[in-house]
Parts: sequence; structure tokens; C1' cells
RNA sequence: GGGGCCAUAGCUCAGCUGGGAGAGCGCGUGACUGGCAGUCACGAGGUCCGGGGUUCGAUCCCCCGUGGCUCCACCA
Repeated sequence: GGGGCCAUAGCUCAGCUGGGAGAGCGCGUGACUGGCAGUCACGAGGUCCGGGGUUCGAUCCCCCGUGGCUCCACCA
């Protein structure tokens, strides 16, 4: 320098063909229990990496950038 993959909740990740932003764990509250643990119920929590474009509408498509992983090439 070139190719591929990835970036979504505090953590690990899903999101099918463009229209509802979600799961598990964690956190808060309540119930059960004498208490802890545990189980159950409810709840809070998000600039979907950044900017621009297409579209009635973008996490999803296109362009540019940033960061990470990986392969190849080059130098030695």
C1' cells in the first nucleotide's frame, strides 16, 4: 500500500427482505423467605462509531473518515 470482516444498552451479542430498537447477564423496585442466597413480576438504561448522500422512511443501501481483527504485497 491492497483485500476481507467488525463497530447496536454497563458487558456478551441478535436484528430475517428498508418501516416495532431487542435478548441474556448486570442494575433498581416489589413479592415469596426470620435474614442472605435464590425464584418470580415490573421497571430504568441507547447520538445504533462520526460526517454526508439516496429514499415518504436508514442500524440496514451508497460515499468519505475513525478505531479494532485478519490475509496478501512491499522494505529489511